Overview:
This is a predicted structure of a 142-nucleotide RNA (FMN riboswitch aptamer (RFN element)) from Phocoenobacter uteri. The coordinates come from a structure-prediction model, not an experiment, and the mean pLDDT is 79. Of the family's consensus pairs, 93% are formed in the model. Its Rfam family is "FMN riboswitch aptamer (RFN element)". Rfam describes the family as follows. The RFN element is a highly conserved domain that is found frequently in the 5'-untranslated regions of prokaryotic mRNAs that encode for flavin mononucleotide (FMN) biosynthesis and transport proteins. RNAcentral holds the sequence, with entries from Rfam.
RNA sequence: UUUAAUCUUCAGGGCAGGGUGAAAUUCCCGAUCGGUGGUUAUAGUCCACGAGCUGAGUCGUUAUUUAUCAAGAAUAAUUACAACGCAGGAAUAAGUGAAAUUCUUAUACCGACAGUUAAAGUCUGGAUGGAAGAAGAAAAAA
Numbered sequence: 001u002u003u004a005a006u007c008u009u010c011a012g013g014g015c016a017g018g019g020u021g022a023a024a025u026u027c028c029c030g031a032u033c034g035g036u037g038g039u040u041a042u043a044g045u046c047c048a049c050g051a052g053c054u055g056a057g058u059c060g061u062u063a064u065u066u067a068u069c070a071a072g073a074a075u076a077a078u079u080a081c082a083a084c085g086c087a088g089g090a091a092u093a094a095g096u097g098a099a100a101u102u103c104u105u106a107u108a109c110c111g112a113c114a115g116u117u118a119a120a121g122u123c124u125g126g127a128u129g130g131a132a133g134a135a136g137a138a139a140a141a142a
Base pairs, nucleotide, nucleotide: 001142002141006137007136008135009134010133017029018028019027031122032121033111034110035049036048037047038046044109045108052086053085057081058080060078061077062076063075064074065073066072091107092106093105094104095103113125114124115123
């Protein structure tokens, strides 16, 4: 210096002010938010990933049976991991430029699941969780 088992830390934001009503941060006016990697140029809306549901199967543990003891095998339960599958939203126009659905201007659009005295991107919950990833350290060996 290179490779690198492994380890540590970090890793999501948001209804002000009103209307109606017995009751709504859920309806109406209005307000406000935008994970991660990629990209000839910076992205909620282009491509891909994460988060949700299901779960073949795998390791371990416990119990029962085979059986008189042990290995082994079968069945059931259970923690963890988990393939395949399901679900998985939304943008145009103009301008600048070598290059931008990513910048500027304008006008739009979208947002898992469960709960609730009224229907949720924003409240409560799974979650003091998990994770795409980011940063750093580094045994042995060459």